[in-house]
The RNA shown here (transfer RNA) has 73 nucleotides and comes from a Candidatus Microgenomates bacterium. The source organism's lineage runs through Bacteria, Bacteria candidate phyla and Candidatus Microgenomatota. Its Rfam family is "tRNA". By type it is a transfer RNA. Rfam describes the family as follows. Transfer RNA (tRNA) molecules are approximately 80 nucleotides in length. The sequence was found in a public genome assembly.
RNA sequence: GGGCCAGUAACUCAGCGGCUAGAGUGCGAUCCUUAUAAGAUCGAAGUCGAUGGUUCGAUUCCAUCCUGGCCCA
Numbered sequence: 001g002g003g004c005c006a007g008u009a010a011c012u013c014a015g016c017g018g019c020u021a022g023a024g025u026g027c028g029a030u031c032c033u034u035a036u037a038a039g040a041u042c043g044a045a046g047u048c049g050a051u052g053g054u055u056c057g058a059u060u061c062c063a064u065c066c067u068g069g070c071c072c073a
Stems, first nucleotide, its partner, number of pairs: 001072007010025004018056001027043005049065005
């Protein structure tokens, strides 16, 4: 320098253009227990990497850039 893949909650990930973006783990509260763990219920936590574009409508499609990984040179 070229090509490919990924970027969504604190972490691991789902979500193939349509109502308010979800799950597990973790975190907080309550219940249970003598207490802890386990278990049950509820809750908080997201500028969907950035900027533009397409569209009535974009996490999703397109372009560029940024970050990380792999391959080639």